[in-house]
RNA sequence: GCACCAAACGAGGUGAUCGCUGGCGGUGCGGCUUCCGUUGGAGGCCAAGAAGUCCGCGGGAGGAAAGUCCGAGCUCCGUAGGGCAGGGUGCCGGGUAACGCCCGGUGGGGGCGACCCCAAGGAAAGUGCCACAGAAAGCAAACCGCCAGUCCUGCGGGACUGGUAAGGGUGAAAGGGUGCGGUAAGAGCGCACCGGGGACUCGGCAACGAGUCUCGCAUGGUAAACCCCACCCGGAGCAAGACCAAGCAGGAAGCGGGUUGCCCGCCCCACGCUUCCGGGUAGAGUCGCUCGAGGCAGUCGGUAACGGCUGUCCUAGAGGAAUGAUCGCCACCUCCCUCCGGGUGACCGGGUGGAGGAACAAAACUCGGCUUAUUGUUCGAUGCAACU
RNA sequence: GGGCGGUUAGCUCAGUUGGUUAGAGCGCAUGCUUGACAUGCAUGAGGCCAGAGGUUCAAGUCCUCUACCGCCCACCA
Numbered sequence: 001g002c003a004c005c006a007a008a009c010g011a012g013g014u015g016a017u018c019g020c021u022g023g024c025g026g027u028g029c030g031g032c033u034u035c036c037g038u039u040g041g042a043g044g045c046c047a048a049g050a051a052g053u054c055c056g057c058g059g060g061a062g063g064a065a066a067g068u069c070c071g072a073g074c075u076c077c078g079u080a081g082g083g084c085a086g087g088g089u090g091c092c093g094g095g096u097a098a099c100g101c102c103c104g105g106u107g108g109g110g111g112c113g114a115c116c117c118c119a120a121g122g123a124a125a126g127u128g129c130c131a132c133a134g135a136a137a138g139c140a141a142a143c144c145g146c147c148a149g150u151c152c153u154g155c156g157g158g159a160c161u162g163g164u165a166a167g168g169g170u171g172a173a174a175g176g177g178u179g180c181g182g183u184a185a186g187a188g189c190g191c192a193c194c195g196g197g198g199a200c201u202c203g204g205c206a207a208c209g210a211g212u213c214u215c216g217c218a219u220g221g222u223a224a225a226c227c228c229c230a231c232c233c234g235g236a237g238c239a240a241g242a243c244c245a246a247g248c249a250g251g252a253a254g255c256g257g258g259u260u261g262c263c264c265g266c267c268c269c270a271c272g273c274u275u276c277c278g279g280g281u282a283g284a285g286u287c288g289c290u291c292g293a294g295g296c297a298g299u300c301g302g303u304a305a306c307g308g309c310u311g312u313c314c315u316a317g318a319g320g321a322a323u324g325a326u327c328g329c330c331a332c333c334u335c336c337c338u339c340c341g342g343g344u345g346a347c348c349g350g351g352u353g354g355a356g357g358a359a360c361a362a363a364a365c366u367c368g369g370c371u372u373a374u375u376g377u378u379c380g381a382u383g384c385a386a387c388u
Numbered sequence: 389g390g391g392c393g394g395u396u397a398g399c400u401c402a403g404u405u406g407g408u409u410a411g412a413g414c415g416c417a418u419g420c421u422u423g424a425c426a427u428g429c430a431u432g433a434g435g436c437c438a439g440a441g442g443u444u445c446a447a448g449u450c451c452u453c454u455a456c457c458g459c460c461c462a463c464c465a
Base pairs, nucleotide, nucleotide: 001384002383003382005380007378008377009376010375012330013329014328015327016326017325018324020060021059023057024056025055026054028053029052030046031045032044033043034042035041036040062360066371067370069369070368071367072366073365074237075236076235077234081264082263083262084261086233087232088231089230090229091105092104093103094102095101106120107118108117109116110115121228122227126226127225128222129221130220143168144167145164146163147162148161149160150159151158152157176194177193178192179191180190181189195217196215197214198213199212200211201210202209203208241287242286243285244283250277251276252275253274254273255272256268257267258266279464280463281462294313295312296311297310298309299308300307301306332357333356334355335354336353338351339350340349341348342347389461390460391459392458393457394456395455398414399413400412401411407445416432417431418430419429420428438454439453440452441451442450
């Protein structure tokens, strides 16, 4: 220098001018109202109801606000109870309010490496499937080949019977692999090593690992196919739901109803409920609505995720949606010109000037995660090359 | 904001329990029929199944992510 890996941090700052949004305060104009000694004066109330106007103060998006993929809080549903069905998760241990998340480990896989990835229970409970090709595809199987025997022969060979899974060929996959021995040819037929099954011992909380002994090896793949095992799951969602105001017009059909299927149980009743047609209102309405499993700092425990304690801070709450625009300066990145310093050198550091660039994207009840989109910097680690 | 569904030829749609070469109708092209056109008949082209990754021997089909399109949800009597 190039390539690559991992982590942390940031998402420009500042000044001027002009705006946006909602909050607090102020008093003048103003509105309403009461009193008096009434062309007036004094007091009180009003900052959507005059949905007016002026002044001041301080606040105003994100790391993903996104996808809505998980988990919760919160709210409601005349209980949400049991069974079946359905859905989800799936190595082990821990963290957490909870999780499909996170941390640590085990096993497997990838990379030269730093390091990264894994829906990773069960195929010896059962069922299904394994197309095409191939002789044979799941109680394995002789097409070619190899070997033996018998028979025929025109001596080149051929036919039949049997043995054989070592070789060829087919396939994604052909019932352990390599080597030596053995054999008519072969074969775990025998042996050594590797792989695999079982038992025991040791280590570990466990997943699992190591060792010893033993079995010639008997049971291929697929569970992101049905299924089995273990654990978990009531449903809907802030357009939930509660309240105020305004306005209207009911009618038809079906049925007992109770927030997803079926059965039982339970609850509520004769009020109703569901669907369809029709009517009214869509108000700058109020609450829910932002102080929360909250942030930051220190300290203690823990390998870590995280937890305990102490101190400190309050940081958008609009309701179709504000957080912006222009100009200047500074900072950052890239390129170019030029100058200075250091070094034998490759090169390094710094300054002036010019041009260009600065991403993804914007709260809508609130949190904890994941995933996806995307920009820059720094520190560290690895590999390669070149130069001194 | 919340909850659902879809994407296969130019258009409208099928596609079974993953399997050999993904079909149908309309449209398009060529030829025949006609004096010419329409109709009719025959033949043919046209798809990487929205995109990416994974499971599997094998994916339009199963799983995950992304993109795009469409539908529904206010209150009162």
This is a predicted complex of two RNAs, RNase P RNA and transfer RNA, with 465 nucleotides together.
Its mean pLDDT, the model's own confidence on a scale to 100, is 77.
It holds a member of the Rfam family "Bacterial RNase P class A". It is annotated as a ribozyme.